[in-house]
c-di-GMP-I-GGC riboswitch aptamer from a Planctomycetales bacterium, 75 nucleotides, folded computationally. It was read from a public genome assembly, where an Rfam model found it. The coordinates come from a structure-prediction model, not an experiment, and the mean pLDDT is 86.
RNA sequence: GUCGAAAGUGGCAAACCGGUUGUGAAGCCGGGACGCAAAGCCAUGGGUCUCAUUGAGAUCGCCAGGCUACCGAAU
Numbered sequence: 001g002u003c004g005a006a007a008g009u010g011g012c013a014a015a016c017c018g019g020u021u022g023u024g025a026a027g028c029c030g031g032g033a034c035g036c037a038a039a040g041c042c043a044u045g046g047g048u049c050u051c052a053u054u055g056a057g058a059u060c061g062c063c064a065g066g067c068u069a070c071c072g073a074a075u
Base pairs, nucleotide, nucleotide: 003072004071011036012035016031017030018029019028020027021026034061040067041066042065044064045063046062047059048058049057050056051055
């Protein structure tokens, strides 16, 4: 470097519930864990979704791409 263990230490947190913001998709906070080795960050391309719809927006836990990163068995 590759790879990702029936390893260690930690991390994130779907559905659902409560609060809150938003027309909405959804966001944020708390509870909660289905999962995740980039489920860390970036809307660049595609997808999906929303709307006061022809251009604005949501989603990186849909995929691709870019940047960065803990640990170290086997290969």